Predicted 3D model of a 110-nucleotide RNA (SAM riboswitch aptamer (S box leader)) from Sediminibacillus albus.
Its mean pLDDT, the model's own confidence on a scale to 100, is 83.
Its Rfam family is "SAM riboswitch aptamer (S box leader)". From the family's description: The SAM riboswitch is found upstream of a number of genes which code for proteins involved in methionine or cysteine biosynthesis in Gram-positive bacteria.
It was read from a public genome assembly, where an Rfam model found it.
Taxonomically the source falls in Sediminibacillus (Bacteria, Bacillota, Bacilli, Caryophanales).
RNA sequence: CUCUUAUCAAGAGCGGCGGAGGGACUAGGCCCGACGAUGCCCGGCAACCUUCAAGUUUCAUACUUGAAAAGGUGCCAAUUCCUACAGGUCAAUGAUCUGGAAGAUAAGAG
Numbered sequence: 001c002u003c004u005u006a007u008c009a010a011g012a013g014c015g016g017c018g019g020a021g022g023g024a025c026u027a028g029g030c031c032c033g034a035c036g037a038u039g040c041c042c043g044g045c046a047a048c049c050u051u052c053a054a055g056u057u058u059c060a061u062a063c064u065u066g067a068a069a070a071g072g073u074g075c076c077a078a079u080u081c082c083u084a085c086a087g088g089u090c091a092a093u094g095a096u097c098u099g100g101a102a103g104a105u106a107a108g109a110g
Base pairs, nucleotide, nucleotide: 001110002109003108004107005106006105007104008103013042015041016040017039021032022031023030026084027083028082029081043076044075045074048072049071050068051067052066053065054064055063056062080102085099086098087097088096089095090094
């Protein structure tokens, strides 16, 4: 980097450093930010991998439920901030719903 599967409406500090833009990319919108954002450290959240227990079973460590948080990751403004493509509804140049695309993360494969 590519592919497969799963998840993306919940949760997470009034701490320290630092000092200008930031919210993935393009466009439009809407926001955050000198009352210090983004970022880094600490701290925290969660439970994908992991561990334990119970159950189901075609008996293979497969599935379901519950618990834990030592380890590998991840995450900590706003639904992945919203829209972009396709379709449905309302009967309106917009609102809303569903799906897709793109993206993020985990686990596995190349």